[in-house]
């Protein structure tokens, strides 16, 4: 650089909020909260860990399984391009593994 007729999750986590739309099923907004995929950041790589930046989730359906379905992620923004711009007051490792000494 490539992929997408891919990959990887759907758990043991998280609201009896507050608006606004709709007959209604859901749908959007904002604030808390949870996760930790993506971007950053902790030490160059893995582990592990922060939770800023971009999503996503707040308790997914059928099915006896087995599998099936259906959601969600595989960075943001600005530009016509070339190329730019932001990312915390948090973490900031008694661990492994390269390199230099």
């Nucleotide at each position: 650089a490539c992929a997408a007729u891919g990959c990887a999750u759907c758990a043991c986590g998280a609201g009896u909020a507050g608006g606004g739309c709709u007959g209604a099923c859901g749908c959007c907004c904002u604030c808390g909260c949870c996760a930790a995929c993506c971007u950053g950041c902790c030490a160059g790589c893995c582990g592990g860990g922060c939770a800023a930046g971009g999503u996503g989730g707040u308790u997914c359906c059928c099915g006896c399984a087995a599998g099936g379905g259906g959601a969600u992620g595989c960075g943001g923004c600005c530009a016509a391009a070339a190329g730019g711009c932001a990312a915390c007051u948090a973490a900031a490792c008694g661990g492994g593994u390269c390199g230099c000494a």
Predicted 3D model of a 101-nucleotide RNA (SAM-I/IV (S-adenosyl methionine) riboswitch aptamer) from a Hyphomicrobiales bacterium. The model forms 100% of the base pairs in the Rfam consensus. It matches the Rfam family "SAM-I/IV (S-adenosyl methionine) riboswitch aptamer". For this family Rfam cites "Structural basis for diversity in the SAM clan of riboswitches" (Trausch et al., PNAS, 2014). Model confidence (mean pLDDT): 77 of 100. The organism belongs to Hyphomicrobiales, within Bacteria.